[in-house]
Context: one part of a larger RNA
RNA sequence: GAACGAACGCUGGCGGCAGGCUUCAUACAUGCAAGUCGCGCGAGUACCGUAGCAAUACGGGAGAGCGGCGAACGGGUGAGUAACAGGUGGAUAAUCUACCUUUCGGAGGAGGAUAACGGUUGGAAACGGCCGCUAAUACUCCGUACGGUUGCGAGGUCUUUGGACUUUGCAAAGAAAGGGGCUGCAAGGCCCCGCCGAGAGAUGAGUCCGCCUCCCAUUAGCUAGUUGGCGGGGUAAUGGCCCACCAAGGCAUCGAUGGGUAGCCGAGCUGAGAGGUUGAUCGGCCACACUGGAACUGAGACACGGUCCAGACACCUACGGGUGGCAGCAGUAGGGAAUAUUGGACAAUGGGCGAAAGCCUGAUCCAGCCAUGCCGCGUGAGUGAUGAAGGCCUUCGGGUUGUAAAACUCUUUUCUGAAGGAAGAACAUCCGGCGUAGGAAAUGACGCCGGCCUGACGGUACUUCAGGAAUAAGCAACGGCUAACUCCGUGCCAGCAGCCGCGGUAAUACGGAGGUUGCGAGCGUUGUUC
Numbered sequence: 001g002a003a004c005g006a007a008c009g010c011u012g013g014c015g016g017c018a019g020g021c022u023u024c025a026u027a028c029a030u031g032c033a034a035g036u037c038g039c040g041c042g043a044g045u046a047c048c049g050u051a052g053c054a055a056u057a058c059g060g061g062a063g064a065g066c067g068g069c070g071a072a073c074g075g076g077u078g079a080g081u082a083a084c085a086g087g088u089g090g091a092u093a094a095u096c097u098a099c100c101u102u103u104c105g106g107a108g109g110a111g112g113a114u115a116a117c118g119g120u121u122g123g124a125a126a127c128g129g130c131c132g133c134u135a136a137u138a139c140u141c142c143g144u145a146c147g148g149u150u151g152c153g154a155g156g157u158c159u160u161u162g163g164a165c166u167u168u169g170c171a172a173a174g175a176a177a178g179g180g181g182c183u184g185c186a187a188g189g190c191c192c193c194g195c196c197g198a199g200a201g202a203u204g205a206g207u208c209c210g211c212c213u214c215c216c217a218u219u220a221g222c223u224a225g226u227u228g229g230c231g232g233g234g235u236a237a238u239g240g241c242c243c244a245c246c247a248a249g250g251c252a253u254c255g256a257u258g259g260g261u262a263g264c265c266g267a268g269c270u271g272a273g274a275g276g277u278u279g280a281u282c283g284g285c286c287a288c289a290c291u292g293g294a295a296c297u298g299a300g301a302c303a304c305g306g307u308c309c310a311g312a313c314a315c316c317u318a319c320g321g322g323u324g325g326c327a328g329c330a331g332u333a334g335g336g337a338a339u340a341u342u343g344g345a346c347a348a349u350g351g352g353c354g355a356a357a358g359c360c361u362g363a364u365c366c367a368g369c370c371a372u373g374c375c376g377c378g379u380g381a382g383u384g385a386u387g388a389a390g391g392c393c394u395u396c397g398g399g400u401u402g403u404a405a406a407a408c409u410c411u412u413u414u415c416u417g418a419a420g421g422a423a424g425a426a427c428a429u430c431c432g433g434c435g436u437a438g439g440a441a442a443u444g445a446c447g448c449c450g451g452c453c454u455g456a457c458g459g460u461a462c463u464u465c466a467g468g469a470a471u472a473a474g475c476a477a478c479g480g481c482u483a484a485c486u487c488c489g490u491g492c493c494a495g496c497a498g499c500c501g502c503g504g505u506a507a508u509a510c511g512g513a514g515g516u517u518g519c520g521a522g523c524g525u526u527g528u529u530c
Base pairs, nucleotide, nucleotide: 001530002529003528004527006526007525008524009523010522013377014376015375016374017373018372019370020369021335026333027332028331030330031329032328035069036068037067040066041065047060048059049058050057051056076288077287078286086212087211088210089209090208091207092206095205096204100201101200102199103198104197105196106195108142109141110140111139117132118131119130120129121128122127149172150171151170152169153168154167155166156165157164158163178193179192180191181190182189183188214260215259216258221251222250223249226248227247228246229245231243232242233241263285264284265283266282267278268277269276270275290311291310292309293308294307313324314323315322316321341367343366344365345364349363350361351360352359353358380410381409382408383407390401391400392399393398415467416466417465418464419463420462430451431450432449433448434447435446436445474519475518476517477516478515479500480499481498485514486513487512488511489510495502496501
């Protein structure tokens, strides 16, 4: 000199953009943060509408339940981890991949339950027990098998000689589900969404390897599933991943093992560069979710707002037993030098579900607080000497503050008031029309055009008019380094100080005043890095 997620002191007008618990991975009151689908299913209470005198019929119907998809994303944190965790480059002839795109083939027949519900019963509650009834795109069985899997053969190609790919013969086991709409007298047909088996793609993920990745040798030896083989188990998949047997290996001064510290990176800061340092915000990866352990479901988890076990803590209890997990968004207590609102909206972007309307979304978009930072604007402009008054200094002549003020003439960014501005941010869904392919036609699908509706922010940004210089300047320094000097007070006292050093009666160094210098809505101090 530069920088900062900063803090502290004094001061403080406005706006734009960004940032905001670095400490206790401490404990958490309260609310919200993951639902959705009635076009999968049964039952349908309260209630609403229509018809009916009524009984009732039809249509619609909250919440709960079975079922599907999602809940493995999104959001948080950095504890642990010195490791194939991360970066980079490869391998997978050792692998999986829901939803999505595309291609091929299919969807036949049958059955038994169960929740909801009803009855009864246990418990303070949490939550159950028994009996009975019922449905499905829930579950089970049979049939079928283009292709796929497995077993036994045959041929070909390639190869790292382990095998891989491909063609083919025989055999075995293995699948499915319907819903909605249009048309039709009906049988049926068509359309949309789904379902099953397989191929390809896309996306995502798993595993392995080369190189790189902090400090300590005042850590020198470490290792028995240890190192390798063979056979098996397990996995989507290789492998001591696990197991039986066999061999005795494997690592290490090119730093093993042990200890300490630490999430890694793109990047940020600094520097002429080399380098040093950091890993906040944003993005990629990893790990974690009260602590420790475990599996279940599933395409995907060993799962933050799932389950089970153990532990600590807290809460409820009728003492028998139960309940909970903010390192989600707000917020509270504590800790600390220190870090914000228990706000609005799904209007946009994105996500989940749904055919759709739509619902949900503390992701997100906005608003609130904070000079925390960066950037921009303002606190007026011109004229104005008798160089007014006052202050300070003085050699008492004067000098300086100083064109500074006053005064006159202007302007109105800001400010106050009023009015305009339903600006832009809007696309999409939906509706209508036209066209294309298919279809007997219609609904529908796809493409194009037109139209309607929708704004949290917010009466916000912005614009116009009116008023009036009106509402707006401080902080630090002035001995040298270092730009800027005198007076008074004090008298080695009180004090200053980054270093050198000032102060003991003429202190440009302490305190005050006047003046000056620097920066300016900031200025200084402290801390940290270069």